[in-house]
RNA sequence: GGGCCCGUAGCUCAGUUGGUAGAGCGCUUGGCUGGCAGCCAAGAGGUCAGGGGUUCGAGUCCCCUCGGGUCCA
Numbered sequence: 001g002g003g004c005c006c007g008u009a010g011c012u013c014a015g016u017u018g019g020u021a022g023a024g025c026g027c028u029u030g031g032c033u034g035g036c037a038g039c040c041a042a043g044a045g046g047u048c049a050g051g052g053g054u055u056c057g058a059g060u061c062c063c064c065u066c067g068g069g070u071c072c073a
Base pairs, nucleotide, nucleotide: 001072002071003070004069005068006067007066010025011024012023013022019056027043028042029041030040031039032038049065050064051063052062053061
């Protein structure tokens, strides 16, 4: 330098044919307990890597850029 794959909550990851953004763990609050752990209930937490385009509508399709992985040279 070129090809391919990946980027979604603090972490690990789902997301169906383009139609309300989710799970587990973690965090906060409350309850059970003498307390811790644990369990139960509720809640907070998102620039879907960034920008542009297509579309009534984009995490999803197209283009560019950035970052990571991998292969070739």
Predicted 3D model of a 73-nucleotide RNA (transfer RNA) from a bacterium. The coordinates come from a structure-prediction model, not an experiment, and the mean pLDDT is 82. Rfam family: tRNA. Its family is annotated with triplet codon-amino acid adaptor activity in the Gene Ontology. It is annotated as a transfer RNA.